[in-house]
RNA sequence: AGAGUUUGAUCCUGGCUCAGAAUCAACGCUGGCGGCGUGCCUAACACAUGCAAGUUGAGCGCUUGAGGGGGCAACCCCAAGAGAGCAGCGAACGGGUGAGUAACGCGUGGGUGAUCAACCUUCGAGUGGGGAACAACAGCGGGAAACUGCUGCUAAUUCCGCAUGACAUCCUCGGUUCGUUGGCUUGAAGAUCAAAGCCGGGGACCUUCGGGCCUGGCGCUUGAAGACGAGCCCGCGUCCGAUUAGCUUGUUGGCGGGGUAAUGGCCCACCAAGGCAACGAUCGGUAGCCGGCCUGAGAGGGCGGACGGCCACACUGGGACUGAGACACGGCCCAGACUCCUACGGGAGGCAGCAGUGGGGAAUUUUUCGCAAUGGGGGAAACCCUGACGAAGCAACGCCGCGUGGAGGAUGAAGGCCCUCGGGUCGUAAACUCCUGUCAAUCGGGAAGAAUGCACUCAACCUAACACGUUGAGUUGUUGACUGUACCGGUGGAGGAAGCUCCGGCUAACUCUGUGCCAGCAGCCGCGGUAAUACAGAGGGAGCAAGCGUUGUUCGGAAUUACUGGGCGUAAAGGGCGCGUAGGCGGCCUGGUAAGUCUCGCGUGAAAUCCCUCGGCUCAACUGAGGAACUGCGCGGGAAACUGCCCGGCUUGAGUUCGGGAGAGGGAAGCGGAAUUCCGGGUGUAGCGGUGAAAUGCGUAGAUAUCCGGAGGAACACCAGUGGCGAAGGCGGCUUCCUGGACCGACACUGACGCUGAGGCGCGAAAGCUAGGGUAGCAAACGGGAUUAGAUACCCCGGUAGUCCUAGCUGUAAACGAUGAGUGCUGGGUGUCGGCGGUCUAUAAUCCGUCGGUGCCGGCGCUAACGCAGUAAGUGCCCCGCCUGGGGAGUACGGUCGCAAGGCUGAAACUCAAACGAAUUGACGGGGGCCCGCACAAGCGGUGGAGCAUGUGGUUUAAUUCGACGCAACGCGAAGAACCUUACCUAGGUUUGACAUGGACGUGAUCGCCGGUGAAAGCCGGUUUCCUUUCGGGGCACGUUCACAGGUGCUGCAUGGCUGUCGUCAGCUCGUGUCGUGAGAUGUUGGGUUAAGUCCCGCAACGAGCGCAACCCUUGCCCUCUGUUGCUACCGGGUCAUGCCGGGCACUCUGAGGGGACUGCCUCGGUUAACGGGGAGGAAGGUGGGGAUGACGUCAAGUCCUCAUGGCCUUUAUGCCUAGGGCUACACACGUGCUACAAUGGUCAGUUACAGAGCGAUCCGAAGCCGCGAGGUGGGGGAAAUCGCAGAAAACACUCCUCAGUUCGGAUUGCAGGCUGCAACUCGCCUGCAUGAAGUUGGAAUCGCUAGUAAUCGCGUAUCAGCUACGACGCGGUGAAUAUGUUCCUGAGCCUUGUACACACCGCCCGUCAAGUCAUGGAAGCUGGUAGUACCCGAAGUCCGCUUAGCUAACCGCAAGGAGGCGGCGGCCGACGGUAAGACUGGUGACUGGGACUAAGUCGUAACAAGGUAGCCGUAGGAGAACCUGCGGCUGGAUCACCUCCUU
Repeated sequence: AGAGUUUGAUCCUGGCUCAGAAUCAACGCUGGCGGCGUGCCUAACACAUGCAAGUUGAGCGCUUGAGGGGGCAACCCCAAGAGAGCAGCGAACGGGUGAGUAACGCGUGGGUGAUCAACCUUCGAGUGGGGAACAACAGCGGGAAACUGCUGCUAAUUCCGCAUGACAUCCUCGGUUCGUUGGCUUGAAGAUCAAAGCCGGGGACCUUCGGGCCUGGCGCUUGAAGACGAGCCCGCGUCCGAUUAGCUUGUUGGCGGGGUAAUGGCCCACCAAGGCAACGAUCGGUAGCCGGCCUGAGAGGGCGGACGGCCACACUGGGACUGAGACACGGCCCAGACUCCUACGGGAGGCAGCAGUGGGGAAUUUUUCGCAAUGGGGGAAACCCUGACGAAGCAACGCCGCGUGGAGGAUGAAGGCCCUCGGGUCGUAAACUCCUGUCAAUCGGGAAGAAUGCACUCAACCUAACACGUUGAGUUGUUGACUGUACCGGUGGAGGAAGCUCCGGCUAACUCUGUGCCAGCAGCCGCGGUAAUACAGAGGGAGCAAGCGUUGUUCGGAAUUACUGGGCGUAAAGGGCGCGUAGGCGGCCUGGUAAGUCUCGCGUGAAAUCCCUCGGCUCAACUGAGGAACUGCGCGGGAAACUGCCCGGCUUGAGUUCGGGAGAGGGAAGCGGAAUUCCGGGUGUAGCGGUGAAAUGCGUAGAUAUCCGGAGGAACACCAGUGGCGAAGGCGGCUUCCUGGACCGACACUGACGCUGAGGCGCGAAAGCUAGGGUAGCAAACGGGAUUAGAUACCCCGGUAGUCCUAGCUGUAAACGAUGAGUGCUGGGUGUCGGCGGUCUAUAAUCCGUCGGUGCCGGCGCUAACGCAGUAAGUGCCCCGCCUGGGGAGUACGGUCGCAAGGCUGAAACUCAAACGAAUUGACGGGGGCCCGCACAAGCGGUGGAGCAUGUGGUUUAAUUCGACGCAACGCGAAGAACCUUACCUAGGUUUGACAUGGACGUGAUCGCCGGUGAAAGCCGGUUUCCUUUCGGGGCACGUUCACAGGUGCUGCAUGGCUGUCGUCAGCUCGUGUCGUGAGAUGUUGGGUUAAGUCCCGCAACGAGCGCAACCCUUGCCCUCUGUUGCUACCGGGUCAUGCCGGGCACUCUGAGGGGACUGCCUCGGUUAACGGGGAGGAAGGUGGGGAUGACGUCAAGUCCUCAUGGCCUUUAUGCCUAGGGCUACACACGUGCUACAAUGGUCAGUUACAGAGCGAUCCGAAGCCGCGAGGUGGGGGAAAUCGCAGAAAACACUCCUCAGUUCGGAUUGCAGGCUGCAACUCGCCUGCAUGAAGUUGGAAUCGCUAGUAAUCGCGUAUCAGCUACGACGCGGUGAAUAUGUUCCUGAGCCUUGUACACACCGCCCGUCAAGUCAUGGAAGCUGGUAGUACCCGAAGUCCGCUUAGCUAACCGCAAGGAGGCGGCGGCCGACGGUAAGACUGGUGACUGGGACUAAGUCGUAACAAGGUAGCCGUAGGAGAACCUGCGGCUGGAUCACCUCCUU
């Protein structure tokens, strides 16, 4: 510090997710030791048991009393200790918890002139003299208990008077710069208030022998001051919600009183009517606050557990008492809930103290030890108490440290895993050898934490004193829960001690096996459908390590709330527009001030924490000390630039005045013509109208058309223009009146008067609403006609609201420049509108300049790009509005506005891993342009109908083996299924195998022959017989056995190879350069041209490659050579005849080589080019014809059954052998063919011609002979330019047939034959005779072909014993028609455009309905909670009043009695409770609304291309649904044309 994820790819926007750190954690697996920490986050739920606050006898009385002493004894004396009580101090600390609290509660800084203060310290003064009571106790009672009543006695540091008393308090009058509310202080007068004793020591003196007295200590009283602490007040800071906007009557203030330690409506009476709030009152929700902790670069964000400070609470609510302090955790009273005891009458209790229990929960410890240390309470002290605390225990809960060994060791052991079978890896790892000894174990030694206190000694002080006491010093003794702990040593021996997660990318680490969209994984993207590095296991590896992972939570990454540090044209986001309030911001100059700002100093910012340095535990964690820091707040001094404030001035911002001209700016009234419709009349006749075509409709009752007249409403052609005006919406005939704004020119004036603008107010298209008018045209709804599968639409005929006017409402639009307002600055060019100036001119026009408006182009700059670009989307300032992933949803609820429709405001649950913007390359379009092809058209012939052949589907079957499926499967694999083939079925056999290689053992050949059995294969048996040698053996064969063979078994979606197809279409790319952030572009586009990306020209491109073309073969012309088997002109010979023979090689021909054609020549066009048109010559002319040749790629195209091959499966079978059957089935359907339907024909083994290319030795087979024929016989000749197959056929000429199911057609069937073959039954071909079916030119539809082509005719070959061949592949013969052309169909190419497609239109995608799941809104109600209001009741209790008819020690009084107190009663207030009407907020609810999600449900096709009616926005109506229609608006619409503008 970033990364993954939207796309085919790219850039951007944007969300989601990950890597980090942290944790009071929990869960899973695992677990050796130690140190230091931490440990109920949930039920502030309920609690058994024990403990957690007592102490003081040196305050007091009483009871008891170990022990000691005296005495004969009774008894007396001394006395440690124990018990309850009175009294004092403590119990308000310490400890717990976080419920409540949004508050002066907390934090920080101040104030207290408005205060308190026990214990402690310092200073001053005092401590005199009396009285009284109540516990304990005793007696008598009540009660189950808790407890309690009456009577009586008694002490005190208990209680009460009196005395003394000011510097205290109160009051009155003064003084006082002092930090001015009640401060301080002098003086005076008055009033009021004190006290307690205890312990020790002791000379003189006194004594009732207790003591007094002196002295010391501790106390007590009253003041002053301090310290610690507390109360109250104030400034500032302190969460969320405005779908909480108004709140408040003790409320705000005053006067007087009450109350308090003290200010104060804290409380009360009276008076006034205030107080708070958009700078967020009130209400609701949530929450203890802070030091700090976590995170972060920081700013921030989150948290407030442990430790420390503050607050609040103590079962719930209320209340006071005591006290220095409480409204009191282990106190009291009352009410309530709960629990317990009970004798039913009554009582008791409060773990949010430490342990512990139940419960809740994912989850949190021992009913331990000790006061040794630290601290606290009491005490003079010893000492006692102390679940504070110190320790131990439990828990890997966290942090830190240590160990589980070290060195050597390669036959790289065994074993596992992988393997290309060679090997690799675990791996120096182990074994083995030599060592070490931490930790644990065991044996032994053994600290520190301890300082005090007490006892003793000494010194100083005190004192009359050497007592006593206090303080200090010293010695020895004594005090340890932890603990025989830390630590040290010995012993033995590598011995007892490693796991967890991960290994597709992010992210470090890969293979095998299993599984087969199953089981499962998953943080995100995503894996799994037979080769899974993603599941599970294994081997290996990576990471961390006594832990490792997971889950939850927080911050980070996230600049993803942006202060630091974001945005708003199109991604989410500018308010529809103005006026203007608060607020924010604000021109130039001088002076002042000092609030902001800056600087210096002082105070504070507790400690701990963080940071630095040093130190202590062996290190570290942990911890001690010092420093720094704590960014803050307060006070004081200083500065004066900037901001603010005050005074004064200025003119440039703003405004005023005067003079002009422009304008669909607004409102009102009036007027005008054209057109539509209607009405009347005339002319006139059969149609009109409407559409893609029609129909509905109108018309013989006279329409349409046409003429005249009239009525009425609405809108204003041309002018008209990216022209004008207005803030926006918007505004268009003409005239008049009223009226707003802007602009230009000019002198003067005011003097910052300004900008923006939350709320607020106003304006605001269309549709819509209310009331009243009006209604010509148009036209939602509605009716009808068409279209259609349907057509609730598009089209047509009608038609009502509405559209218009008046008054009012509504308040929304794609209200758009999708661009808020203002102001400054920043190159240009060119139009246009308004004004002014200048030049020229007599004007105008033109030209030059300037101000304001409105357009276009374009530079810098900006932008993700597109684009914007002085009218900014550039660059500054200022103010407002708005945004924060998509969906849910602009929905629900609430509020508010509206007559309604609805508007404004505006969520959540849930769900997704994206949604989106711009641009790129493709693909596609019922987009456009250009162009090509037997693509269409023009033509010729077919298919589709028939019969047959053949292939396929289907069906059938024991099997009908398998594959191929649009073009591009279907006479295809198959160029030959009777057996074989053969893969299928049935049956019989066989298991090292029909076939290959190797090892081991045995045998001896192999081959051949014979017998038995059998359908055969096979099985059983018989017979015969090797080579070589170094004599071990080897070769070969067979048998047995082991490895293995074998498989046309599966996967063509694991593959190679081969092939088809687009397509012989003209394309497909690369290097370098350039452009672009990038994907990419350029080149390859453009202008021409071509069959062609063929060539030329141009050009930020320049070159190149694969394709095209050419090179190759063949054919067409010529030449040369060759001359048999070919040829035969010429010479000769011969024959009935024939190159038959000799010669010959001219010709034809054979087959080698060469020539020839290149737009080379002419002409025209073209750009002078490429090239094209025409022409000449030529056998051939613009590629001469044909073939071979198939770019990058596409279709997971085809083939595992040609072959090869990974994986899987099979192994006495899915292998192998054999026989028979099947592949040949047959209701049907389709493809491809053959033959026909006839006369352009058929018939006549009747006659006459002319080919080419092939083939032949298991072969072709001549002549001759036999047979009607197929064929038989025969065998000359021929490894073939020699012989044979071999008669070519159509054609031509002649003959007959005469339009018919025929002399067409030949299917089918019968009989008789022939051939091949082991064998023609299933199931061959051929021949003869007989038979003679359908069929008379073929529906929709569809195929081929552009010249030696189609059509037609025959011939040959491969396969092959034969053949179902009518197929396939070749060969030649005869030999046409047509092409005006590119509108349309189809396919392809290039350019361009749109796109929501990219599996690419066979795409994408919308809504209803149906099913399932989930969350949610409404709802008659039902049922909880919370706070408040009004009233009722009114406990405890304070306060106030009444009462001395009850009780009563101190004081007064001789007494009676009084004062006072207690009690009682009343009153105010008052908790719980009750009643009432509402508010807010949950749960639930028949039914109901929409929403989200869910591989393959239904209906349609709305959107994306012009999406087939351009789409969308607002509104209104309608409709199964998407939607349709009306009105107005937008371009975020394609295409064509025109206009305008710009560029060249």

Small-subunit ribosomal RNA from an uncultured prokaryote, 1544 nucleotides, folded computationally. The coordinates come from a structure-prediction model, not an experiment, and the mean pLDDT is 84. The sequence is in RNAcentral, with records from ENA.